Bacterial RNase P class A from a Pseudomonadota bacterium, 380 nucleotides, folded computationally. The model forms 94% of the base pairs in the Rfam consensus. The prediction has a mean pLDDT of 75. The gene name in the source record is rnpB. Its Rfam family is "Bacterial RNase P class A". By type it is a ribozyme.
RNA sequence: GGAGUCGGCCGAACAAUCGCUGUUGCCGCAAGGUGAUGGAGGAAAGUCCGGGCUCCGCAGGGCAGGGUGCCAGGUAACCCCUGGGGGGCGCGAGCCUACGGAAAGUGCCACAGAGAUCAGACCGCCUAAGCGCUUCGGCGCCGGUAAGGGUGAAAAGGUGCGGUAAGAGCGCACCGCGCGGCCGGCAACGGUUCGCGGCACGGUAAACCCCGCCUGGAGCAAGGCCAAAUAGGGAAGGACGGCGGCUUCGGCCGCCGACGCGUGGCCCGCGCGCCUUCCGGGUAGGCUGCUUGAGGUCUGCGGCGACGCAGAUCCCAGAGGAAUGAUUGUUUCGGAUCGCAAGAUCUAGACAGAACCCGGCUUACAGGCCGGCUCCCACC
Numbered sequence: 001g002g003a004g005u006c007g008g009c010c011g012a013a014c015a016a017u018c019g020c021u022g023u024u025g026c027c028g029c030a031a032g033g034u035g036a037u038g039g040a041g042g043a044a045a046g047u048c049c050g051g052g053c054u055c056c057g058c059a060g061g062g063c064a065g066g067g068u069g070c071c072a073g074g075u076a077a078c079c080c081c082u083g084g085g086g087g088g089c090g091c092g093a094g095c096c097u098a099c100g101g102a103a104a105g106u107g108c109c110a111c112a113g114a115g116a117u118c119a120g121a122c123c124g125c126c127u128a129a130g131c132g133c134u135u136c137g138g139c140g141c142c143g144g145u146a147a148g149g150g151u152g153a154a155a156a157g158g159u160g161c162g163g164u165a166a167g168a169g170c171g172c173a174c175c176g177c178g179c180g181g182c183c184g185g186c187a188a189c190g191g192u193u194c195g196c197g198g199c200a201c202g203g204u205a206a207a208c209c210c211c212g213c214c215u216g217g218a219g220c221a222a223g224g225c226c227a228a229a230u231a232g233g234g235a236a237g238g239a240c241g242g243c244g245g246c247u248u249c250g251g252c253c254g255c256c257g258a259c260g261c262g263u264g265g266c267c268c269g270c271g272c273g274c275c276u277u278c279c280g281g282g283u284a285g286g287c288u289g290c291u292u293g294a295g296g297u298c299u300g301c302g303g304c305g306a307c308g309c310a311g312a313u314c315c316c317a318g319a320g321g322a323a324u325g326a327u328u329g330u331u332u333c334g335g336a337u338c339g340c341a342a343g344a345u346c347u348a349g350a351c352a353g354a355a356c357c358c359g360g361c362u363u364a365c366a367g368g369c370c371g372g373c374u375c376c377c378a379c380c
Base pairs, nucleotide, nucleotide: 001376002375003374004373005372006371007370008369009368010367012331013330014329015328016327017326018325020039021038022037023036024035025034026033027032041351045362046361048360049359050358051357052356053219054218055217056216065215066214067213068212069211070084071083072082073081074080085099086097087096088095089094100210101209105208106207107204108203109202122149123148124145125144126143130141131140132139133138157175158174159173160172161171162170176199177197178196179195180194181192182191183190184189223288224287225286226285233279234278235277236276237275238274240257241256242255243254244253245252246251259273260272261271262270263269295314296313297312298311299310300309301308302307333349334347335346336345337344338343
């Protein structure tokens, strides 16, 4: 100098003017006025996990369903994080990994291929044994064979020697594999010059399934309080029409009677109808939940680390048809155009906007800064 990898941080600053909103001091009966002060993010996003909080028959056990899956730790908890192990990729820094079980059962494995698994004779190899024929060279039958060829992603471990008719873990040596012992490690797992076993029969479980562990549901539109108009519910009181009688002309008493609607249709029965008052539920609306919290910053200590403990210090949005904005000026970083250059002009410029809160994950992001490490080239 070039290429790469991992981690962290910022993501315009300042001033003036005009607004919006929370809190608060003062003035005001109130409406309001005025001053001070706070006012989006690293992802506020997706709503994918986990929790707090709230309500629902307190939800213990079983079944079903769902989730999860190497080991150890962290945490309120997790499908998160940290450290480690196995496997894969990369020269390397480093990256990826749902990574329990395929000798419990079931399913699937296209095409090709003889055969896709308690395997398989297409080509090839063999003809020892048995049978038949024979021109005595052999030929045919019955057969043997997984060493070679071929197919495939995948065909019963590899090399060599022996062995055989030809072959084959058939036997042996070495390598590989499995089991056991021993050693190291909390463990996953690793090592082994030890012993045993010829070797155990493809892949697939983000296919069913088996095994271990976890798991009640719904969500701030949760939930709590106050509470109009209209309609409806309950209770009490009054009231309808006709006729007759009495009357102090206000009404009172007696008799008779409905009609409509609902109850599936019809009959019976029952209920309702009009007015007043009261009661309770609930809607609109208002208040609350609502921001002091697994909280931030700094320091020290423990730990490789995630993180934990202790001390000091700070208060840092709470809107709710939803505020957090607009304009102007200066500067700085970029970008565009012009220019040999110095420089000039223009341009606020990425993703995106809280809605009960918190821990994660994932996704988006103009531009910029810092640090660790690796590889290559050159020079001293």